[in-house]
RNA sequence: UUUGAAAAAGCCAAACUUGUUGUGAAGCAAGGACGGAAAGUUAUGGGUCUCUUGUAUGGAGAUCGCCAAACUGCCAGUA
Numbered sequence: 001u002u003u004g005a006a007a008a009a010g011c012c013a014a015a016c017u018u019g020u021u022g023u024g025a026a027g028c029a030a031g032g033a034c035g036g037a038a039a040g041u042u043a044u045g046g047g048u049c050u051c052u053u054g055u056a057u058g059g060a061g062a063u064c065g066c067c068a069a070a071c072u073g074c075c076a077g078u079a
Base pairs, nucleotide, nucleotide: 002077003076004075011036012035016031017030018029019028020027021026034065040071041070042069044068045067046066047063048062049061050060051059052058
């Protein structure tokens, strides 16, 4: 520089269950692993979802484990 999840060292943790916060989408903690090579970070663009009421090109939110973008990074291979 470039490729990847085969091996190996570590990492994260879906559904579901329990507790808890929230009107809600969902968040957090514990258990649990379907998966992940950025499933790390940022709601910036799009998407999806929730709440609200003055019903529309509105407002307030959720999701980065939906896609893209930006920034950062582990391992192995490759040049």